[in-house]
RNA sequence: GGGCGAGUAGCUCAACGGCAGAGCGCCUCCCUUACACGGAGGAGGUCGCAGGUUCAACCCCUGCCUCGCCCA
Numbered sequence: 001g002g003g004c005g006a007g008u009a010g011c012u013c014a015a016c017g018g019c020a021g022a023g024c025g026c027c028u029c030c031c032u033u034a035c036a037c038g039g040a041g042g043a044g045g046u047c048g049c050a051g052g053u054u055c056a057a058c059c060c061c062u063g064c065c066u067c068g069c070c071c072a
Stems, first nucleotide, its partner, number of pairs: 001071007010024004018055001026042005048064005
């Protein structure tokens, strides 16, 4: 330098172009003598960045950034 893949909650990952979610973690309450387990509720997101397409973009297109693999 070229090719491919990944980037979404604290972590691991979902998301037919039309509301951003799950598990674990965290907080509160219940349960318990207490802890754990269990039950109920809650907080937490610039969807890597910038443009474009569209009535509407996490999703499609382009460029850039970061990480991983491969080729040279």